[in-house]
The RNA shown here (transfer RNA) has 72 nucleotides and comes from Lobosphaera incisa.

């Protein structure tokens, strides 16, 4: 060049068009003589950028970046 997959919390992931979740780590409290650990709570998201279809998009379509695989 082509094709193909991935891009959502700090990290790893879910998430079938209708209030964005979990685990792990962060905070803060309970408990300890103090730390683990255990429990209860609370914060963190331009859902990779841009358009578009709809009443309504993390989800559908388009095009643009990065990654990673495959053909040439």
């Nucleotide at each position: 060049g082509c094709g193909g997959a991935a891009u959502u919390a700090g990290u790893u992931c879910a998430g079938u068009g209708g209030u964005a979740g979990a685990a792990c780590g962060c905070u803060a409290g309970u408990c300890u003589u103090c730390c683990a650990a255990a429990c209860u709570c609370g914060a963190u998201g331009u859902c990779a950028c841009g358009g578009g279809u709809u009443c309504g998009a993390g989800u559908c379509c388009c095009g643009u970046a990065u990654u990673c695989c495959g053909c040439u």
Its Rfam family is "tRNA". By type it is a transfer RNA. The prediction has a mean pLDDT of 80. The organism belongs to Lobosphaera, within Eukaryota. It is recorded under the gene name trnG2.